RNA sequence: CCGCCUGUAGCUCAGCAGGAUAGAGCAACGGACUUCUAAUCCGUAGGUCAGAGGUUCGAGUCCUCUCAGGCGGACCA
Numbered sequence: 001c002c003g004c005c006u007g008u009a010g011c012u013c014a015g016c017a018g019g020a021u022a023g024a025g026c027a028a029c030g031g032a033c034u035u036c037u038a039a040u041c042c043g044u045a046g047g048u049c050a051g052a053g054g055u056u057c058g059a060g061u062c063c064u065c066u067c068a069g070g071c072g073g074a075c076c077a
Stems, first nucleotide, its partner, number of pairs: 001073007010026004019057001028044005050066005
C1' cells in the first nucleotide's frame, strides 16, 4: 500500500429479511433470605448502536467516507 472481517450497556455477545419502545448473561447498586458471608430470589440503573454524511415513510441493519482493532497478501531499494 491492497483485500477481507469486526466495532451494540463496565465485560462477553444476540438483534432473524430495514418496521414502532435496542435485548441477554455476567458485573454494579438497592432489597429479601441468612447469626454473618457465600449462594439463591426480587427489583433498579446503565446505550450519541465507533464518528460523519447519504438512501428511505422508516436505518443497529443498506451505501459512501473517516477512525480503531484483527486476518491475509504485496513491498522491504

This is a predicted structure of a 77-nucleotide RNA (transfer RNA) from an Acidobacteriota bacterium. The prediction has a mean pLDDT of 80. Its Rfam family is "tRNA". The family's RNA type in Rfam is transfer RNA.